[in-house]
RNA sequence: GUCCCCGUAGCUCAGCUGGACAGAGCAACCGCCUCCUAAGCGGUAGGUCGUGCGUUCGAAUCGCAUCGGGGACG
Numbered sequence: 001g002u003c004c005c006c007g008u009a010g011c012u013c014a015g016c017u018g019g020a021c022a023g024a025g026c027a028a029c030c031g032c033c034u035c036c037u038a039a040g041c042g043g044u045a046g047g048u049c050g051u052g053c054g055u056u057c058g059a060a061u062c063g064c065a066u067c068g069g070g071g072a073c074g
Base pairs, nucleotide, nucleotide: 001073002072003071004070005069006068007067010026011025012024013023019057028044029043030042031041032040050066051065052064053063054062
């Protein structure tokens, strides 16, 4: 230098054949249960989907650029 993969909640990830409130598990918080704790059960909060621009009626999902991480080749 060229090419490929990854970047979504505090953590690990799903969703990536565009479709309308963006999800799961764990963690956090509240409650139930218990003599108490743990476990179990119910609930709540938490996200500008790395960033910017564009395409579209509509973008986490498509295009371009760029940042970070990993890899292949030279």
Background: The prediction has a mean pLDDT of 82. This is a predicted structure of a 74-nucleotide RNA (transfer RNA) from an uncultured Erysipelotrichaceae bacterium. It matches the Rfam family "tRNA". Rfam links the family to the GO term triplet codon-amino acid adaptor activity. It is annotated as a transfer RNA.